[in-house]
Context: one part of a larger RNA
Order: sequence, then structure tokens, then C1' cells
RNA sequence: CUGGGCGUAAAGCAUACGUAGAUUGAAAGUUAAUUAGUAAAUUAAAAUUUAAAAUUAACUUUAAUAAAUUUUUACUAAACUAACUUUCUAGAGUUUAAAAGAAGAUUACAGAACUUUAAAUGUAACGGUAAAAUGUAUUGAUAUUUAAAAGAAUUUCUAAAGCGUAAGCAGUAAUCUAAUUUAACACUGACAUUGAGGUAUUAAAGCAUGGGUAGCAAAGGGGAUUAGAUACCCCCGUAGUCCAUGCCUUCAACGAUGAAUGUUUAUUUUUUAAAGUAUUUUUAGAAGUAUAGCUAACGCAUUAAACAUUCCGCCAGGGAACUACGAUCGCAAGAUUAAAACUC
Repeated sequence: CUGGGCGUAAAGCAUACGUAGAUUGAAAGUUAAUUAGUAAAUUAAAAUUUAAAAUUAACUUUAAUAAAUUUUUACUAAACUAACUUUCUAGAGUUUAAAAGAAGAUUACAGAACUUUAAAUGUAACGGUAAAAUGUAUUGAUAUUUAAAAGAAUUUCUAAAGCGUAAGCAGUAAUCUAAUUUAACACUGACAUUGAGGUAUUAAAGCAUGGGUAGCAAAGGGGAUUAGAUACCCCCGUAGUCCAUGCCUUCAACGAUGAAUGUUUAUUUUUUAAAGUAUUUUUAGAAGUAUAGCUAACGCAUUAAACAUUCCGCCAGGGAACUACGAUCGCAAGAUUAAAACUC
């Protein structure tokens, strides 16, 4: 090893790319590293078996056989593995013709609303709540009309929809960029899968510098409520939210389900894209229900948690502890890695 697991019990890295490594299509040939066989040599002891000595017997002592094991040499074989040579097209990639999309970056523009400012009309309330009050208003508010400014977000369409590796992405148009799917089957000819380290991307909050600030709003102030009310409710309100550049690198970053390949029963008046057929079929997605099978059960069920294979990551009673110490990274906040004593 044979012979545990990771949806919810401990356990899938946030996601991708990719180095080493591991694994790896079909056919023919060569070699014989490798494997197998045969032969020879070699390699401890104990135990086991047999015989002998002594002994009541055993322990014990001496001798011997066999098996197994170690190593080497020679010969034979070539199915598998390996190396090399030649070839192939089913994997993979490229090409051509189409298709859909909130995929990304930059720029320009649009309309509605909120707020503010100015002017006009106009007069005593407005606002807010379960009820109030703080607050606003005769220095003319609220309301109505006109004009202007500025910032942020894009109503309907809109979904069981779509796109993206994930984070995520929604007004309109243009420019630039990327990926996917279908059909054709022209080209290359295994170029593949996974991936320790590593690199890149990574919501919100936060940090640095400079802008911007309409609305909202941690902190803070006030009014209520209450026994109290550092809250829930109300009136204000600063960071922040927005932009540019640079950091931070975390999350219930979830499908709590790693990636890849193959095989496997149905159904739906749910649904997206393409091709064919114009019965309804195929390919690639997004959903619902159910059989076999699996599961401790819940449930999963061609988008598997079914049946198999390859590679990586991770788990090992609860707490102490997503902690201490050390190390690395960071401007900091902190992040990553990660114990033990003790205790139940």
C1' cells in the first nucleotide's frame, strides 16, 4: 500500500495564469534502461524442522537440512513502462462564415428627480411623529411659476434572462480591447491535464496625496422614549460615499460543493444562442421535477453529492486560538504563516 474523509458533522486555497513535479491519444519499428524467467555464485543470527548428548521431563548445548532474504554475473523473452525513429487524427490549437451579450477601458452626450441660488405670485404656518418636541418661518418660510448652478445615480424595458476566471457588470453613442457559442472540416500533429513554490487580479471598509461634495450618512450635537437609553423614532451633521494616482489583500470572497476527462434513466406549455428540419432533432448554456445509484439523514440526481481515472489543496475531540512567540509583507490599521501550558 491493501484500507478514512472534505454540501450541512473537522476539512476545497477568493479567483485565474503558470515553473518544477506528477499523470498522459492511436499505429509500426529499434534498443533492452526496465520487468519477468532460467542457471551459477553470494548473503548474518535467532526462531521452525530433524538427529545426537545430558536429563524424570523441559530449559540448555552441539551438528545438519530446507525455506525466505541481500547482492552480482551470464543467457532468454519483449506484453507493460522507458528512450529513440517514422507515421496518424478522435484530444488540443489555428483558419473561414455567422451569432448573442449589464465582459473591460476611454471619451462625449441625454432626460427625470433631489438640493442650493436669484426673481415673481402669495400669507401664516411648514416640517415631523404612535403622539410630540428639537428644527424652519412676518428679516415673508412652506406652496406655485420662471431662470441658473452643481454633484451623484441611471425609472420603465428587467427576468427562473445575459456576460465575466472570480471579485463583479445596467441611461445613450462612438473608439479601442478580450473572451464565448454554432456551422464548415481547410491547416498543425499530442502541442494535453493538473499544478508545490511564484505571478496577476481581487467587494466593502480603511490608509496616503490632490481634487470634488447634491443626496445619504459612522462619529458628534440636539429633541423624544425610558427606571436608565451611550439604542430603536425625530431634527441637524463631519469623515466617508464620487474622481485621479498609489497602497491595503480581507468576507457567510457560498453552490458553505477544487480543476480536468469519459460513461449513465426520464420529464417540463420554464428558458438563452446557433444550426438543421419545418414532425421536431443536434450542439453550447441557465432553471424546475423525478428514476437508477449515492447519502447518517436532509437531500444530490447529465450543471451529481452517481459510476471511473489524473493532479493539487485541506481535515484528525471541544476550548485556550482565525491567539502568543518568531519570521515575511504593510505608511499605519493590520494581513499571512502558526503553537504550547492549562482545562473539559
Annotation: Small-subunit ribosomal RNA, central domain from an algae metagenome, 344 nucleotides, folded computationally. RNAcentral holds the full RNA, with entries from SILVA. It matches the Rfam family "Bacterial small subunit ribosomal RNA". The coordinates come from a structure-prediction model, not an experiment, and the mean pLDDT is 84.